[in-house]
RNA sequence: GAAGCCGGCCGGACAGCCGCUGUGAUUUCGGUCACGGAGGAAAGUCCGGGCUCCACAGGGCAGGGUGCCAGGUAACGCCUGGGGGGCGCGAGCCCACGGAAAGUGCCACAGAAAAGAUACCGCCCAAGCGCGCAGGCGCCGGUAAGGGUGAAAUGGUGCGGUAAGAGCGCACCGCGCCGCUGGUAACAGGGGCGGCAGGGUAAACCCCACCCGGAGCAAGACCAAAUAGGGGAACACUGGCGUGGCCCGCGCUGUUCCCGGGUAGGUCGCUAGAGGCGUCCGGUGACGGACGUCCCAGAUGAAUGGCUGUCCACGACAGAACCCGGCUUACAGGCCGGCUUCACCU
Numbered sequence: 001g002a003a004g005c006c007g008g009c010c011g012g013a014c015a016g017c018c019g020c021u022g023u024g025a026u027u028u029c030g031g032u033c034a035c036g037g038a039g040g041a042a043a044g045u046c047c048g049g050g051c052u053c054c055a056c057a058g059g060g061c062a063g064g065g066u067g068c069c070a071g072g073u074a075a076c077g078c079c080u081g082g083g084g085g086g087c088g089c090g091a092g093c094c095c096a097c098g099g100a101a102a103g104u105g106c107c108a109c110a111g112a113a114a115a116g117a118u119a120c121c122g123c124c125c126a127a128g129c130g131c132g133c134a135g136g137c138g139c140c141g142g143u144a145a146g147g148g149u150g151a152a153a154u155g156g157u158g159c160g161g162u163a164a165g166a167g168c169g170c171a172c173c174g175c176g177c178c179g180c181u182g183g184u185a186a187c188a189g190g191g192g193c194g195g196c197a198g199g200g201u202a203a204a205c206c207c208c209a210c211c212c213g214g215a216g217c218a219a220g221a222c223c224a225a226a227u228a229g230g231g232g233a234a235c236a237c238u239g240g241c242g243u244g245g246c247c248c249g250c251g252c253u254g255u256u257c258c259c260g261g262g263u264a265g266g267u268c269g270c271u272a273g274a275g276g277c278g279u280c281c282g283g284u285g286a287c288g289g290a291c292g293u294c295c296c297a298g299a300u301g302a303a304u305g306g307c308u309g310u311c312c313a314c315g316a317c318a319g320a321a322c323c324c325g326g327c328u329u330a331c332a333g334g335c336c337g338g339c340u341u342c343a344c345c346u
Base pairs, nucleotide, nucleotide: 001342002341003340004339005338006337007336008335009334010333012311013310014309015308016307017306018305020037021036022035023034024033025032026031039317043328044327046326047325048324049323050322051216052215053214054213063212064211065210066209067208068082069081070080071079072078083097084095085094086093087092098207099206103205104204105201106200107199120147121146122143123142124141128139129138130137131136155173156172157171158170159169160168174196175194176193177192178191180189181188182187220268221267222266223265230259231258232257233256234255235254239253240252241251242250243249275294276293277292278291279290280289281288282287312315
């Protein structure tokens, strides 16, 4: 210098004027003054938790989710560290990464055959039979080494062996079982035994282990008109209306007071919190602890805007609605730190 990898950060700046909105102070109730007023994703609403109401003895079924190990956390499907596999020269990146010898299902096309099944082209005639004088040919068969099909073909490579072959035998690799060593563990290494039991597929059913009650701030709580209706008491008429032939009875009906439910409306929930920043300590790290310091939107038709001036690299994605931790997605341009590979110079 070039090409990359990882992590963090910024997201027009400054000033003036006019607005909008929250809180506090003040007020002659008109206002005035002071301070605050979107994001790293406020987004998607995909996970987890707080909070609220409902349900609930305990356990199970159904359903859903998670899925190597250890740790972190309020919790997680998140994060950190580690193991295994894959990619990259490398920094580094990616992985739902339990079980297919519990059972069931599926495996297109091609192919003989897609799971206890088989022979298309081949290879072989050792044994048996037939023909031929004979080389040999045919039958009965043997075989799966080679070719061919396929994403995948019943362990792989090599040597031996054989008529040709074949774990048929042997060595190594793979696989299974049993010890050993290291590691908290996942796992790694190594030893012995077994010729070998095993096709793939579980984001197919399923099995195993663990986790999960439901609804959500329009949750929920409080205050509370008008109108209509409900309950109770007292009083009045001993009345009126209905039922009935009549009496009793029953139902409705008056006035006053009290009670509770509930609508409109209002208040709370509402923002001081698993909070931000700094220093130190523990830890490889995620993170935890101590001390100090700061207050940083809270609306409910719902504010956060407009104009002007100066400057520049001419400004991306995007707008809170109960809160917080994550994940994912979108993003013009720019800055900082660490690292890798290559080239050149010293």
Annotation: Model confidence (mean pLDDT): 76 of 100. A computed fold for a 346-nucleotide RNA from a Gammaproteobacteria bacterium, annotated as Bacterial RNase P class A. It matches the Rfam family "Bacterial RNase P class A". By type it is a ribozyme. Gene Ontology terms of the family: ribonuclease P activity, dimeric ribonuclease P complex and tRNA processing. It is recorded under the gene name rnpB. The sequence is in RNAcentral, with records from ENA. Taxonomically the source falls in Gammaproteobacteria (Bacteria, Pseudomonadati, Pseudomonadota).